RNA sequence: GCGACCGUGGUCUAGUCUGGUCUAGGACAAAGGCCUUCCAAGCCUUUAACCCGUGUUCAAAUCCCGGCGGUCGCACCA
Numbered sequence: 001g002c003g004a005c006c007g008u009g010g011u012c013u014a015g016u017c018u019g020g021u022c023u024a025g026g027a028c029a030a031a032g033g034c035c036u037u038c039c040a041a042g043c044c045u046u047u048a049a050c051c052c053g054u055g056u057u058c059a060a061a062u063c064c065c066g067g068c069g070g071u072c073g074c075a076c077c078a
Stems, first nucleotide, its partner, number of pairs: 001074007010028004020058001029047006051067003055063001
């Protein structure tokens, strides 16, 4: 340099294919509560996220384009 894939809370991720109550689901974590003699476990509630910009659209996490970052492969590397 070329190509492919990926980017969602504090962490790991689902959802993107078919745009549609997704003001975003699950697990862990944190806070509070229930239970319990106490702790653990279990149960309930709450906290907090779509990398940035652009276009299309009634509507974009999802589709288009550009950028940034990461991973992998190839090429280059006398």

A computed fold for a 78-nucleotide RNA from a Thermoproteota archaeon, annotated as transfer RNA. It was read from a public genome assembly. It matches the Rfam family "tRNA". Rfam's curators write: Transfer RNA (tRNA) molecules are approximately 80 nucleotides in length. The family's RNA type in Rfam is transfer RNA. NCBI's taxonomy places the organism under Archaea, Thermoproteati, Thermoproteota.